C1' cells in the first nucleotide's frame, strides 16, 4: 500500500522565504492568485479521534448477612456515558468548493416527442472517490 471501523454543512491567521500557477485525479462549473496564491519555516489558533485523570452507570469479583435467592458494602484490566485537560495526531478560503453514478420528489419555464414518458433545471437521499483519526496487519 491493501482491510476494517467512526467522523466530514461548525471552527480556527499572522509573520519570514519562494515566485505561477492553484483548489486529490478526468471533464464542466464556479472560486484563489503578481495587492504575491500553492508550497515550506516560525509563531499563534480550532477541535476534541486517541491518550491521560475524574464521577456515574453496566459487567465481573470479594466479603457479611447460616447455604440459595436476595440485601449491604469493598474492589475492579476490557465496556458505556457525562465532565476535565492538551500528551500524540489533526485541521486552520469556499459542505470533501459544487456537479459526475443510482434512487426519489417536482410548481412555473424551454426543447425533444407522442404518448402518460425521457432531457435540461431543481430539491432531497444514498454510492463511489477522496482526508482525518484509531485499529489491525
Nucleotide at each position: 500500500a491493501c482491510c476494517u471501523c467512526a467522523u466530514c454543512c461548525a471552527g480556527a491567521g499572522g509573520g519570514g522565504c519562494u515566485g505561477a500557477g492553484g483548489g486529490a485525479u478526468a471533464c464542466g462549473g464556479c472560486c484563489c492568485g503578481u495587492u504575491g496564491a500553492c508550497g515550506c519555516c516560525c509563531c499563534g489558533g480550532c477541535a476534541a479521534c486517541c491518550a491521560c485523570c475524574a464521577a456515574g452507570c453496566a459487567u465481573g469479583u470479594c466479603u457479611c448477612g447460616a447455604a440459595g435467592a436476595c440485601g449491604a458494602g469493598g474492589c475492579c484490566g476490557a465496556g458505556c456515558u457525562u465532565g476535565g485537560c492538551a500528551g500524540g495526531u489533526g485541521c486552520u478560503a469556499a459542505u470533501u468548493c459544487c456537479g459526475u453514478c443510482c434512487c426519489c420528489g417536482u410548481a412555473a419555464u424551454g426543447g425533444c416527442a407522442g404518448g402518460u414518458c425521457g432531457c435540461c433545471g431543481c430539491g432531497g437521499g444514498g454510492a463511489a472517490a477522496g482526508a482525518u483519526g484509531a485499529g489491525a496487519g
This is a predicted structure of a 137-nucleotide RNA (SAM riboswitch aptamer (S box leader)) from Actinoplanes aureus. The sequence was found by an Rfam model in a public genome assembly. The source organism's lineage runs through Bacteria, Actinomycetota, Actinomycetes, Micromonosporaceae and Actinoplanes.